[in-house]
RNA sequence: UGGGAGGGUGAGACGGUCGCAGCUCGCUCAUGGCGGGUUGAGGAAAGUCCGAGCUCCACAGGGCAGACUGCCAGGUAACGCCUGGGCGCCGGAAGGCGACGGACAGGGCCACAGAAAACAAACCGCCAGCCCCAACGGCUGGUAAGGGUGAAAUGGUGGGGUAAGAGCCCACCGCAUGGCUGGCAACAGCCGUGGCUUGGCAACCCCCAGUCGGAGCAAGGCCAAAUAGGCGGCAAGGCUCGGCCCGAGCCGUUUGAGCCGCGGGUAGGCCGCUCGAGGUGGCGGGUGACCGUCAUCCCAGAUAGAUGACCGUACGGCCUCACGGGCUGAACAGAACUCGGCUUACGGCUCACCCACCCC
RNA sequence: UGGCCCGUCGUCUAAGGGCAAGACACCGGUCUUUGGAACCGGCGAUGGUGGUUCGAAUCCACCCGGGCCAA
Repeated sequence: UGGGAGGGUGAGACGGUCGCAGCUCGCUCAUGGCGGGUUGAGGAAAGUCCGAGCUCCACAGGGCAGACUGCCAGGUAACGCCUGGGCGCCGGAAGGCGACGGACAGGGCCACAGAAAACAAACCGCCAGCCCCAACGGCUGGUAAGGGUGAAAUGGUGGGGUAAGAGCCCACCGCAUGGCUGGCAACAGCCGUGGCUUGGCAACCCCCAGUCGGAGCAAGGCCAAAUAGGCGGCAAGGCUCGGCCCGAGCCGUUUGAGCCGCGGGUAGGCCGCUCGAGGUGGCGGGUGACCGUCAUCCCAGAUAGAUGACCGUACGGCCUCACGGGCUGAACAGAACUCGGCUUACGGCUCACCCACCCC
Repeated sequence: UGGCCCGUCGUCUAAGGGCAAGACACCGGUCUUUGGAACCGGCGAUGGUGGUUCGAAUCCACCCGGGCCAA
């Protein structure tokens, strides 16, 4: 100088005044008011793309259908996430990327071009024989070395061999297969054998292995209010129950005064509601993701939705008629049951590391 | 707040992975005295970025935009 790969922070810090919301304490005439104390947005609160907790329906059952995942090992409550490793590709390197099982179980597709797109195949060319005096040409046969087409053409390179050729033969590489060694494994290395036999697509169906019951805090429960009175279904079914079947439970089976659904009406309050797979720090284990243990902390809960404004000080940035002024504190963005991830958006500040080249 | 669906010319619809088609509209021309109608021709699109594949509107992922339902 150029490149690579991370971590932290992000309403900037301190003080003051006024205001808003929750909790708590005190006073006050109890629903309210006043005063004091304390707490008050994010790394993504976002997209709702995965995985869970929690709640209800059988504390979730069987089968079919369907959806998703896909190298190996580990982490985790779980995951399609993360870590480490293997293999392949890219890069000179640091490093980056990869839906990375199966194409002799089966089906399907491979447009155009091309002779042929898959139980094979001869367009040009090469070679041999015959017709022919010969050439040109024609017929028959051999041939996948060469040309041409295509995204893709039946192992690659070199040598031998042959009429010309060809794994026809040989060496190396690749492939298949048997064994040994290393590794938990994916896989790698070595030795031997075969003589090459059957191209691609599974983010097409499918096969194999594995996972998945459904709905979502407007879940669900309680109180208050409302229930005028309308329509439909049910005599053996109806509902939970959803794509289907089974199974289970509840209600009901000779009477409408029952059950279920639709419609109408009501539209206030409370719980769920924030202490949690929680944060911070030390020590220990592990390459790491992460785990264990000890100490310590309490850290938003609104319900049309609070989290704002101003002043001063120092510090930083920018501008300038320059040591005195002026402007400014930035981007993406705003909690709504809660976590773990992924993805996407984002002005700046800061910490430590790796690689290559050049110079001293 | 939660759940679901859909994006193709200006508008409305097509397209079983293989050259994006049609109708209306718009523009130009023919016909007509002129306009309309009719006929001929033209312009014009797969929401965006990546991936799979020889090849993507179509298959997959992530964004962007729009719509619907639920006390």
Predicted 3D model of RNase P RNA and transfer RNA as a complex of 431 nucleotides. Rfam match: Bacterial RNase P class A. By type it is a ribozyme. The prediction has a mean pLDDT of 76.